[in-house]
Predicted 3D model of a 72-nucleotide RNA (transfer RNA) from a Spirochaetales bacterium. Taxonomically the source falls in Spirochaetales (Bacteria, Pseudomonadati, Spirochaetota, Spirochaetia). Its Rfam family is "tRNA". It is annotated as a transfer RNA. Its mean pLDDT, the model's own confidence on a scale to 100, is 82.

This record gives sequence, structure tokens and C1' cells, in this order.
RNA sequence: GCCAAAGUGGCUCAGGGGCAGAGCAGCUCACUCGUAAUGAGCAGGUCCUCGGUUCGAAUCCGAGCUUUGGCU
Repeated sequence: GCCAAAGUGGCUCAGGGGCAGAGCAGCUCACUCGUAAUGAGCAGGUCCUCGGUUCGAAUCCGAGCUUUGGCU
């Protein structure tokens, strides 16, 4: 230099046009002599950035940034 993949709560990931979700972690309560475990609930996201398409974009398209892999 070229090609491909990935970027979504603190972490690991789903979701591939119409409400942003799960597990773990966190907080509160219950249970316990107490802790852990378990159960119930709560909070936490401008979906990497900018632009375009669309009635409507996390999702489709383009450019950029970052990371990973491959080729030379």
C1' cells in the first nucleotide's frame, strides 16, 4: 500500500427499517444469627463520527476514525 471483519450500558454480546435488549457487574429490598447463594425490583445507552436515502435509520449507502486478521 491492497483486501476483509468488527465498533451497541462498566464488561461480554444479541438485535440487520417502526419501543434499544440479554447475561455478568452495580444499587435497593426480601430471605439468613451473619455472609455467600437465591428471589423481587431499580438505575445505567445521544447504538464510533459526519453526511446521504427514507414518512421513519442502531439497522441501508458513502466518507472518515479506531481495532483485529490476511496479502504484498